[in-house]
RNA sequence: AUACAUGCAGUCGAACGGUAAGGCUUCUUUCGGAAGACACGAGUGGCGCACGGGUGCGUAGCACGUAUGCAACCUACCCUUUAGAGGAGGAUAGUCAUUGGAAAUCCAGAUUAAUACCGCAUAAGACCCCAUCUAAGCAUUUAGAAGUGGUUAAAGCUCCGGCGCUGAAGGAUGGACAUACGUGACAUUAGCUAGUUGGUGGGGUAGAAGCUCACCAAGGCAACGAUGUCUAGCUGGUUUGAGAGAAUGAUCAGCCACACUGGGACUGAGACACGGCCCAGACUCCUACGGGAGGCAGCAGUAGGGAAUAUUGGACAAUGGGCGCAAGCCUGAUCCAGCCAUGCCGCGUGGGGGAAGAAGGUUCUCUGAAUUGUAAACCCCUUUUAGCAGGGAAUAAACCCAGACUAUACGUCUGGUUGAAGGUACCUGCAGAAUAAGCACCGGCUAACUCCGUGCCAGCAGCCGCGGUAAUACGGAGGGUGCAAGCGUUGUCCGGAUUUAUUGGGUUUAAAGGGUGCGUAGGCGGUAUUGUAAGUCAGUGGUGAAAUUUUGCGGCUCAACCGUAAAAUUGCCAUUGAAACUGCAGCCUGGAGUUUGUUCGAGGUGGUUGGAAUGCGUAGUGUAGCGGUGAAAUGCAUAGAUAUUACGCAGAAUACCGAUUGCGAAGGCAGACUUCUAAGACAUAACUGACGCUCAGGCACGAAAGCGUGGGUAGCGAACAGGAUUAGAUACCCUGGUAGUCCACGCCGUAAACGAUGAUCACUAAGUGUUCGGUCUUCGGAUUGAGUGCUCAAGCGAAAGCGAUAAGUGAUCCACCUGGGGAGUACGUUGGCAACAAUGAAACUCAAAGGAAUUGACGGGGGCCCGCACAAGCGGUGGAGCAUGUGGUUUAAUUCGAUGAUACGCGAGGAACCUUACCUGGGCUACAAUGCCUCUGCUAGCCGGUGAAAGCUGGUUUUCCUUCGGGACAGAGUGCAAGGUGCUGCAUGGUUGUCGUCAGCUCGUGCCGUGAGGUGUUGGGUUAAGUCCCGCAACGAGCGCAACCCCUAUCGUUAGUUGCCAGCAGGUUAAGUUGGGGACUCUAACGAGACUGCCUCCGCAAGGAGUGAGGAAGGCGGGGAUGACGUCAAAUCAUCAUGGCCCUUACGCCCAGGGCGACACACGUGCUACAAUGGACGGUACAACGGGUUGCGAGCUUGCGAAAGUCAGCCAAUCCCUAAAAGCCGUUCUCAGUUCGGAUUGGAGUCUGCAACUCGACUCCAUGAAGUCGGAAUCGCUAGUAAUCGCGGAUCAGCCAUGCCGCGGUGAAUACGUUCCCGGGCCUUGUACACACCGCCCGUCAAGCCAUGGAAGCCGAGGGUACCUGAAGUCGGUGUUAAAAGCCGCCUAGGGUAAAACUGGUAACUGGGGCUAAGUCGUAACAAGGUAACCAAGGGCGAAUUC
Repeated sequence: AUACAUGCAGUCGAACGGUAAGGCUUCUUUCGGAAGACACGAGUGGCGCACGGGUGCGUAGCACGUAUGCAACCUACCCUUUAGAGGAGGAUAGUCAUUGGAAAUCCAGAUUAAUACCGCAUAAGACCCCAUCUAAGCAUUUAGAAGUGGUUAAAGCUCCGGCGCUGAAGGAUGGACAUACGUGACAUUAGCUAGUUGGUGGGGUAGAAGCUCACCAAGGCAACGAUGUCUAGCUGGUUUGAGAGAAUGAUCAGCCACACUGGGACUGAGACACGGCCCAGACUCCUACGGGAGGCAGCAGUAGGGAAUAUUGGACAAUGGGCGCAAGCCUGAUCCAGCCAUGCCGCGUGGGGGAAGAAGGUUCUCUGAAUUGUAAACCCCUUUUAGCAGGGAAUAAACCCAGACUAUACGUCUGGUUGAAGGUACCUGCAGAAUAAGCACCGGCUAACUCCGUGCCAGCAGCCGCGGUAAUACGGAGGGUGCAAGCGUUGUCCGGAUUUAUUGGGUUUAAAGGGUGCGUAGGCGGUAUUGUAAGUCAGUGGUGAAAUUUUGCGGCUCAACCGUAAAAUUGCCAUUGAAACUGCAGCCUGGAGUUUGUUCGAGGUGGUUGGAAUGCGUAGUGUAGCGGUGAAAUGCAUAGAUAUUACGCAGAAUACCGAUUGCGAAGGCAGACUUCUAAGACAUAACUGACGCUCAGGCACGAAAGCGUGGGUAGCGAACAGGAUUAGAUACCCUGGUAGUCCACGCCGUAAACGAUGAUCACUAAGUGUUCGGUCUUCGGAUUGAGUGCUCAAGCGAAAGCGAUAAGUGAUCCACCUGGGGAGUACGUUGGCAACAAUGAAACUCAAAGGAAUUGACGGGGGCCCGCACAAGCGGUGGAGCAUGUGGUUUAAUUCGAUGAUACGCGAGGAACCUUACCUGGGCUACAAUGCCUCUGCUAGCCGGUGAAAGCUGGUUUUCCUUCGGGACAGAGUGCAAGGUGCUGCAUGGUUGUCGUCAGCUCGUGCCGUGAGGUGUUGGGUUAAGUCCCGCAACGAGCGCAACCCCUAUCGUUAGUUGCCAGCAGGUUAAGUUGGGGACUCUAACGAGACUGCCUCCGCAAGGAGUGAGGAAGGCGGGGAUGACGUCAAAUCAUCAUGGCCCUUACGCCCAGGGCGACACACGUGCUACAAUGGACGGUACAACGGGUUGCGAGCUUGCGAAAGUCAGCCAAUCCCUAAAAGCCGUUCUCAGUUCGGAUUGGAGUCUGCAACUCGACUCCAUGAAGUCGGAAUCGCUAGUAAUCGCGGAUCAGCCAUGCCGCGGUGAAUACGUUCCCGGGCCUUGUACACACCGCCCGUCAAGCCAUGGAAGCCGAGGGUACCUGAAGUCGGUGUUAAAAGCCGCCUAGGGUAAAACUGGUAACUGGGGCUAAGUCGUAACAAGGUAACCAAGGGCGAAUUC
C1' cells in the first nucleotide's frame, strides 16, 4: 500500500590500459604545447550493492512464539592450523577512425593491459570407486586405523614495513530444513482430497522430502471441527484490573512479508534482489510517430483524500556501516537544529503587613446591613523567570604525525591535531513587582447559590429529568467550586460489571429443566492390598534476547529522563527422586444383576359378552298441544306429536363400587370374563464379581386437533342455516346440522406435554393418615421394607413458600438462561402429502419489561351491620296561574360570582336615585377620604348666571365654641403614605360546603417481618358508638364517641316588682283598681331527680328481655350547641387580609340618565288553587317568641277602605304593636268552571320618598283567565313528628317577603321486614388499577416518518471448473569439432469463450414491523371484566376476536 515535480544516493590509481577536468613544479614559449609528481572524469577489474532505511498489501500459515532435532545442510569478509603459488596463451572494454537513429542507443573495422579469461604442470587427511578390521549406537549409519586406483588450484602489487592469491581442516557469525505444543470469528460452512496418502525406482537440490516423474497400492484429513467464507502481519510488550482476565500490537527491539500489479530467471557466498535485468498489464512522460523512458511503502517536499499529523534545514564532530595499506571518500543510517502545550516532568506570574471593613458592583427583611474582602489603595521586602551587560563548558578519545619504553604485541606512555549542536547549557552583575491566568462547572449523582430576563417559547440534557409568570436545571450578571498553562468536549479500550461467573452466577413463580424413555461416543465412578510411574509433587540443569516492569544505589541543581546491580520473567525442555490421590494390572462383595418363593394393581394387547340410557322402526292406548327460554320464536304435531306400553334394531359410553385409592417412563389407563405379555414390591441369601451412574448426536414412544385409504355413524357437534338478543351481534341463548368424535392401517410430533421443580447416590428432628408385602401379637395393636398424602424442627429462599417424595447439606453427568419489543419472525437448511414442525438471526426501537409481597381504591366477588335507603304509610313536586332564581337569547349595558350530589327564594337579612361593581354622555388629574406640620378666616355662608347634574363662573364681607392659649370647620402650601369590585382561589391566610354526628383516625414502647408494613384496631359477643366485656404479643395513650354546657319535662329552697290574688278589708258599671299577702301561677338563681339502682328470666361477663314495681320522666327522656385524621388543586383575591403581575390625563375619581326588572323558550324552588273535612256572613274562646323614642302609638273624630287629623302612655314583666287563626255556635250556598278560583285589565285613590314612567306597596269599584287533583319520573317525613293554622323579627324611608329566621295552636297514619335501589362502616377475596373503574387497555382502518423481508428485471465483486490461445524464462530435445544463435516440446503469467454456483448493490410492485398530545370502528383482556382466563390444534368472521 493514492499519484508523484525537484533535490539528495558507492569506493579502490597499493589490480589495469590510461589522462577528460584541476592546481603545483620544470621546459619550450607560437599563448598554445610537452614532461613530472600529485590527483583523477569515463572504461576494464575487485569488493559492496542481499546491510542500513521504509511499509503492513498479502498471509489463519511451521508466518510467528516456546522447546527440540539436524547421524540430512550451506556460510564471502574475520580468527586458528596446515600445504602451496612453476610455466604458457589468446582475447576484450577503453582509445583511434567510422555506420544508422530525433533520442535512448546501436552496427562493424584497427590496436591494447591486468589481481579479467583459459590450457599445461604439481597436489592432499578434499572429492569419487573398491574391499578389510575395531568401536559406538538411533534403523538408514557414524567415528577411527591402515590401503589401492582415479579427479581437481593459484595473482600479483608495494613506499619493502606489508597487503593480497590457492587447496584442506577447525572455529565464529549468519542462514536453510524438520518436529511437538500454542496462536481469530462463523456449523444458517459437514463432509474434503487424484500428486491426493503411502511404497519402489529415476531425476532434482546446499540438503531430507511427491520437490518432480514412471509404476504399484487405496489411502489421508474430519464433530478434540476437516473443507469453505470473513477478518487479521506475529512476538517481547502496552493499557486496564486486587488478581484471574479483557482489550490492544504506535514509538523501541526480534522475526516475517512486500517494493506500481503479476510472472520469471540471471549474477553472486548469500537475492529470485526497494533506488538490478527480462516479459506481460495498468498509468504517467518524451517523440521527428519510426520508437523510447519511469516507479518516494528512503529523507525532505507536492497534489489529492481526511477530524487530523512537521523543514524541499545543519553536520559527518560523535556512534555505526561500505571501500581503501592509509590519508580519506561516501553515508537523509545517525547526531543535531526547526515546527506543534501532542504527552510526561519541573518553575513562575510575587511575599509580609494593612479596616476608613474605602469607592464601585451584587443582594436584602432597604434610616441601614450583608458580600466581593486583606481583596485594593498604602507601607516594607524579595528577584526565580523575562530584559540588559560580562564570562563560558563537558561531550575528544582515537585514527594519523613526531618521540620514548618494553613482555616486540592488534603493546604501553608523552606531545600535537579534530566540535554540527553553539557563544548553547551554566555562572556573575544591574534595575525594578516590575514581563506572565485561563478554562469548565454550581438540581441529584458531584465540590459549589442568589438576582434579573424568558414563559412547554427560546433553549438545556451523561442518566433521572428541567422550561406552561415567582426556573439554585434555559440566557445574562454577582458570588462560589474544581483544575491550572492548561481546561472542557468528542471518539476508543479496560474498570466498576460476580452483567458470560476458572477464581466467581443461575434455572417452582423473575430469562432459563429437553414431553418421556432406551442408549453410542464422552464425562464420572465402591472396599482392602500389592505392583507400576502416564497424570501429580519435590530437587537439580538448560532455556525463557535486550529493552520494559519492580527494588537498591548512582548521574543531570530536583523531577521526567538516564546509568548500574539485583529480583522477576508465574513458561517450555531434560534429568534424579517420592508414591498419598487419579490412571493401568491383578484380588474382594457391600453397589448392580441373576436364581427360588409369595404377592399386588383401571399396566399393555387381542377376543367374547351384559345391563341401564339415548335414538330409530313396528304395533297398541290416548288427545291437543309438545319443545324451548330471562321472556320468546324458529322447530315438531289432527297425515295423531309429546306422554305411555310391548317387541325389534343400531352405535357409543361403561352409573353404583369410587376414595385424599391403585398401576404405568411419560402421554395415559375404569362394566364383566378370557388369551398373550411387561413391570414393581416383599422374603431368602445360592450365584456373577463394579458388570455402575449420566448421556451430546442417534433410536423408540408420545393427549387432543389435523391429514391419507377403507369402514361405521346412536348421541354430541367446528363450519353452515334459521329463530332470538342487540345501536349492531358475522357471538354468548334456542331449533336443526356437515366434517369430526368410533374402528383398522399409515402419517403428523406438538400442548399451561405442569409438581411450571432433569436423572442417580448419600446424609440431616418429629407427629399423624393411607396402599401393598413380611414378622410378632395379649387380636387392641406393635414393628420392618417399598409407595402415596398432610402438619412441621433445623436449614434454605427476594418473598410466597419448600421442608427425608427438599426448593436443606454434599457428589456426578446432561439440558437450558443472560433487559423488553422486533420474534419463535425473516432468510437458509432438514423433516412432512399438507397443515406445519425443528434449527433460528439482524436492522430498528424503548428505559423499562418482569417476580413476590404491602397499603389503599375498585368489582355487574362473598359475609356481617347501619341509615326515611327500600318497604308500609301521610302529604307534596312534575300539569294551571303567579312569585322568585338560573340557563339561553337579546341588548349600548342587561355588572360579577356560585354549576351533579355539595349551583339555581344561593352571595342578596331587602337594585326607583343611592346601593352599583355595568352602559351612554358630560367633566377632574394630587385627587372623592384620613393623619401629622405651617399659614389664612379669604374662595367656606348667602344671593345670582349657565348647565341634566357634577362642575364652571359672578356678586356680597355673613362663621361657631372658647378657660382667649386655642379648637371645630374650610381653603392654601409642603412632604410622607395615592387609588383600582383590574388578573391569578392552580401562589396564599382566614372562612365555608360535602362525605358525616359516619365511627372512625393515630401515637409511644414492645413484638413480628430483609423491607414496604403488620400487631395493637383482628377474633367471640354486645352497643347508637373503636360503647363495653371476654380472649389474644401486646401493654398503654391521644384526637373523635359519650359526658361536662344551653333549652325543655317534675319537685324543693331562696327572692316577691312592673308579675300573681287563695283568704281578710276598702272600692268601682266593670277591672289586682287599692290596703295587704307569698299560699298558687309566674319570674330567675341554686339544688334534687334516672343509675339497668331494685325484682324475674337469659348470659361467664358486658349486656339483653319484661303490658314488672316505684316514678313527672326508663333504658341516650326530647331538642340544641359541639363536626376527628383527611378527601374533592371543592367555593370565595367581589366581606376582609395578602405575594406576584397589570393600569396611572386612566382599568383611578365625580355627575346625570339608563341597565341589573329585557323575553319565541327550558329548568329549579315556592305561593294560590281546582272546592262541601269547603266558600260567604254573624256571634264567641284560648297562645308563645319577640319589637318599640328619626320609634311603638292607646283612646277619640273623619273616610266603605288603604289611611288622615288630634293626642294619653311608654326607653318597657308597668304603655303600645296585639285582632291570634284554625276551633266552637248559628245562617246561607248544593256540585256548577259555580257565591270555587283569583290571574289579567280598566277606573278612582292612600302612603313612603327630592323623585313611584321605565320600576314600589296598599285600598276601593269593575273585570273574572287558566285550572275539575296532574304522563314518564321524583321529593320530604317515624311523634308533639308529618299535615294544617295563625303570630313575631331582622334588613328597611317605602317595598316587589309567597323568601329567610323564630314562636306557639290543633294534631295523625305506618314500619311485616332487609330480597332489591342509593349511601356508609367492618372483615375477607381477586386485580394487569395507584390521576386509583370517570381506571387500565386490544386490534383493524385512515395520516406521517423509519429500518427491514419477498420480488420480474438491471448493474457489479471475488473464487473455482472446462476449453482455446499463450510472452519472458528454467528444463529437455535438436543443432555444432565445441559452444552460441535458431528451431521444437513441457509448464506458466496474461488474454479469450462457456455454463453454473456464491456474494453484494439497485428496483416497478408487495408483506408484515416499529414510532408518532388530543382521527374512525367497536370493547377482546385486567374484578366472576359482565360468556372464567390461558396453552396446542382445526375451521370461520370488518377488527380486536369467537366457537

Model confidence (mean pLDDT): 83 of 100.
This is a predicted structure of a 1443-nucleotide RNA (small-subunit ribosomal RNA) from an uncultured prokaryote.